């Protein structure tokens, strides 16, 4: 330098070939216990890496940028 994959909650990851984004763990409150752990209920937490384009509508499609990883030279 070229090619490919990935980028979504604090962490690990789903998601739909376009129609208001979810799980587990963690966190908060409550229940429960003599107390702790485990357990149960409820809740908070996201400009879906960034910029533009297409579209009535984009996490999803297109182009570019950035980052991580891998391959080739």
């Nucleotide at each position: 330098g070229c090619c490919g994959u990935u980028g979504u909650a604090g962490c690990u990851c789903a998601g739909u070939c376009g129609g208001u984004a979810g799980a587990g763990c963690a966190c908060a409150u409550c229940c429960a216990u003599g107390g702790u752990a485990a357990g149960g209920a409820u809740g908070a937490g996201g400009u879906c890496a960034c910029c533009a384009g297409u579209u009535c509508a984009a996490u999803c499609c297109u182009g570019g940028u950035c980052a991580a990883c891998g391959g080739c030279u």